[in-house]
């Protein structure tokens, strides 16, 4: 001084998942709330034949081709739709397009009921212009 590697720190980030009380066998575990989020479930109105059902959370659906033999579950390539460092919008780059739950059962949907309030990532100068704001100074 250069390169690699692997840790720590956390100014941030995706997401509804933040934040405050008590109590104990005490540095965690219980239990209550909570900001901010689903889900059933009237009247009207919509809808109404079918098994290979049918429906929910979520950005995460579709299509074609291969493979497989079962309607599917591979593998490639798209795709609806979503993410990227103060916000919004146009532009451009880079990424994501998963995974879980109900159990034959739900359209909307007022009074009502109920249920989550996680988990993960981070040293890459966060993807850069432009217009318009917002904040400090």
């Nucleotide at each position: 001084a250069c390169a690699a590697c692997a840790a720590c720190u956390a100014a941030g980030c995706u997401g509804a998942a933040u934040c405050c009380c008590a109590a104990c066998g005490a540095u965690g575990u219980u239990g209550g709330g909570u900001a901010c989020g689903g889900a059933g479930g009237a009247a009207c109105c919509a809808a109404c034949u079918a098994g290979a059902g049918g429906g929910g959370u979520u950005a995460a659906u579709c299509c074609a081709a291969u493979a497989a033999a079962g309607u599917a579950c591979u593998u490639u390539g798209g795709u609806a739709g979503g993410g990227a460092a103060c916000c919004u919008u146009c532009u451009u780059u880079c990424c994501c397009g998963a995974a879980c739950c109900c159990g034959u059962c739900a359209g909307c949907u007022a009074a009502c009921u109920u249920c989550g309030g996680a988990a993960g990532c981070g040293a890459a100068u966060a993807u850069a212009g432009a217009a318009g704001g917002a904040g400090a100074g």

The prediction has a mean pLDDT of 76. A computed fold for a 137-nucleotide RNA from Lutispora sp., annotated as c-di-AMP riboswitch aptamer (ydaO/yuaA leader).